[in-house]
Molecule: c-di-GMP-I riboswitch aptamer
Organism: Leptolyngbya sp. FACHB-261
RNA sequence: CCCCGAAAAUGGCAACCUGCUCCGAAAGGACAGGGCGCAAAUCAGUAGACCUAAGCCAGCGUUACAAGGGUAUGGAUGCUACUGACACCGAA
Numbered sequence: 001c002c003c004c005g006a007a008a009a010u011g012g013c014a015a016c017c018u019g020c021u022c023c024g025a026a027a028g029g030a031c032a033g034g035g036c037g038c039a040a041a042u043c044a045g046u047a048g049a050c051c052u053a054a055g056c057c058a059g060c061g062u063u064a065c066a067a068g069g070g071u072a073u074g075g076a077u078g079c080u081a082c083u084g085a086c087a088c089c090g091a092a
Stems, first nucleotide, its partner, number of pairs: 004090002012038002016034004021030003036078001042085007050075002055071003
């Protein structure tokens, strides 16, 4: 230095819950507290899967609505895989 991931330390992230307020059509997000867990649960890209359906499309019905179906440009990245970059510690 590389691979690897035991112990411990310094830190990092924050599942889920709660609270108030805000954003959003929704999924969801932001803030605060607690802390499930994670050795890349840091960042970026690609592919797949998943959630939502404003708008759009088709059809039924109706005085007019509504409910329901399809669809991502929306969401999550702590869903999976691959690739690249950076990074704490140091047993086997």